A computed fold for a 418-nucleotide RNA from Candidatus Sulfopaludibacter sp. SbA3, annotated as Bacterial RNase P class A.
It matches the Rfam family "Bacterial RNase P class A". Rfam describes the family as follows. Ribonuclease P (RNase P) is a ubiquitous endoribonuclease, found in archaea, bacteria and eukarya as well as chloroplasts and mitochondria. Gene Ontology terms of the family: ribonuclease P activity, dimeric ribonuclease P complex and tRNA processing. The family's RNA type in Rfam is ribozyme.

RNA sequence: GCAGUGAGCCGGGUAAUCGCUGCCAUCAGUAACCUCGCCGCAAGGUGAGAAGUGCUGGCGGGAGAGGAAAGUCCGAACUCCACAGGGCAGUGCGCCGGGUAAUUCCCGGGCGGGGCGACCCGACGGACAGUGGCACAGAAAAUAUACCGCCUGAGGCAACUUGGGUAAGGGUGAAAUGGUGGGGUAAGAGCCCACCGCACGCUUGGUAACAAGCGUGGCAGGCCAAACCCCGCACGGAGCAAGACCAAAUAGGGAGACGCGGCCCCCCUCACGGGGGAUCACCACAGGCGGCCCGCCUGAGGUCUCCGGGUAGGUUGCUCGAUCCCGCCAGCAAUGUCGGGGCUAGAGGAAUGAUUAUCCUCGCGACGCCCGCAAGGGCGCCGUGGGACAGAAUUCGGCUUAUAGGCUCACUGCGGCA
Numbered sequence: 001g002c003a004g005u006g007a008g009c010c011g012g013g014u015a016a017u018c019g020c021u022g023c024c025a026u027c028a029g030u031a032a033c034c035u036c037g038c039c040g041c042a043a044g045g046u047g048a049g050a051a052g053u054g055c056u057g058g059c060g061g062g063a064g065a066g067g068a069a070a071g072u073c074c075g076a077a078c079u080c081c082a083c084a085g086g087g088c089a090g091u092g093c094g095c096c097g098g099g100u101a102a103u104u105c106c107c108g109g110g111c112g113g114g115g116c117g118a119c120c121c122g123a124c125g126g127a128c129a130g131u132g133g134c135a136c137a138g139a140a141a142a143u144a145u146a147c148c149g150c151c152u153g154a155g156g157c158a159a160c161u162u163g164g165g166u167a168a169g170g171g172u173g174a175a176a177u178g179g180u181g182g183g184g185u186a187a188g189a190g191c192c193c194a195c196c197g198c199a200c201g202c203u204u205g206g207u208a209a210c211a212a213g214c215g216u217g218g219c220a221g222g223c224c225a226a227a228c229c230c231c232g233c234a235c236g237g238a239g240c241a242a243g244a245c246c247a248a249a250u251a252g253g254g255a256g257a258c259g260c261g262g263c264c265c266c267c268c269u270c271a272c273g274g275g276g277g278a279u280c281a282c283c284a285c286a287g288g289c290g291g292c293c294c295g296c297c298u299g300a301g302g303u304c305u306c307c308g309g310g311u312a313g314g315u316u317g318c319u320c321g322a323u324c325c326c327g328c329c330a331g332c333a334a335u336g337u338c339g340g341g342g343c344u345a346g347a348g349g350a351a352u353g354a355u356u357a358u359c360c361u362c363g364c365g366a367c368g369c370c371c372g373c374a375a376g377g378g379c380g381c382c383g384u385g386g387g388a389c390a391g392a393a394u395u396c397g398g399c400u401u402a403u404a405g406g407c408u409c410a411c412u413g414c415g416g417c418a
Stems, first nucleotide, its partner, number of pairs: 001414010012359007020064002023061002026058005032053002034049006066389001070400002073398005078239004085294004090235005095109005110124001111122004125230002130228002132224003142177001147170002149166007178196006197219001198217008243316004253307005261283002264277005285299005323342005329336002360387006367380005
């Protein structure tokens, strides 16, 4: 200097003018709520006042979208069902250890794969529990086999025919039943040997996943579970349009279902049965608890279903948070304890904008100067165009996707110079 890898930051600045939203404080107005008086049986009406709430306006102070606000993918906080369980089915995750409120997330490590490397990727439990698949080609894809070939016996002038042995060589295929080398053989083959591999066992290191080593044994079908499945772990549902409160209005309308019981007590009755009472518990019934079962809760109608009607107004939830910044310490790190400092939108059809000037930055073009053999580079000035992705809506932690341009740090490779 070029090419790359990983991480972080900014993403237009400044000024002026006009404008928007909410918070704090203050002043003024208004009179819906409110206070007092009068009329009235009441409902209500009416007059005055202005402390408070509300509404309107003025002055002042300080504040006002994001790294992704997007996707709605995952996890939670919070709210309700609801007082809260067991099982089946179902869904999700899947190497080990750690972090976290939690997670399918993050950090570190192991193994496997890619890359010269810095680094990157992994849907990473189990194929001896079972079922299933591997098209076509090929002799054969599993209870494996012989197409070409090699060796050998017999027949034959020869070509060739036929019997036996073979899986080392060749072919097909993504994959052909351990691999390489040597010995041996009629030719071959773990037939034998060495090394690698495989199975089993032991030792050492490590929290572990795993790794290394040693020993024994000629000893092995392979792949797919992002196929069904098996194993382990986890999991209630719905969601701020959750919910809570106030006011108002309507038709506390119509129809249907179950039920309005049993057991218990008292009275009447020859008995059947009738009347009344009580209802803690038990049985049955109705409803509720994501699907089903058990179980639990509520109930004697105050339940459920359908049709129809009214209201859809206001307040709240609503922003102080598993919060942000700085620092010491612990830890490889994620992160955590402690100390100090800060408050940074809360709209409610949805606010934060518009204009002008100037600066910055990027691209293109012309001119001038400098360096250079050149290509080209640097500086100045002028003209012209651009300045990304994109906007909160209960909140937070992640992941994923989009992003013009600029800056910083660390590391890797190549080339050159000293």